[in-house]
């Protein structure tokens, strides 16, 4: 290239809870913690969901709900 992920190895992410902080909030961020993750990397493009508001609608949050695009680490076969 393709698949495919082991009980291997190099190494990553970090849930809920607890502290600060920042937002009206849904949450983010930063330390602890570690429930679990082979993309739990990254992007609100579709679906879901969840918040605010002045509610025929508008502005937002979630990539650890699902798809989907983009990229990417060992390894087996």
């Nucleotide at each position: 290239c393709g698949c495919u992920g082991a009980u291997a190895a190099a190494g990553g992410c970090a849930a809920a809870c607890c502290c600060g902080u920042c937002g009206u909030g849904a949450g983010g961020c930063g330390g602890g913690g570690g429930c679990g993750c082979a993309a739990a990397g990254u992007c609100a493009g579709a679906g879901a969901u969840c918040u605010c508001c002045g509610c025929a609608g508008g502005a937002g949050a979630u990539a650890g709900c699902u798809c989907g695009a983009c990229c990417g680490c060992c390894a087996a076969c």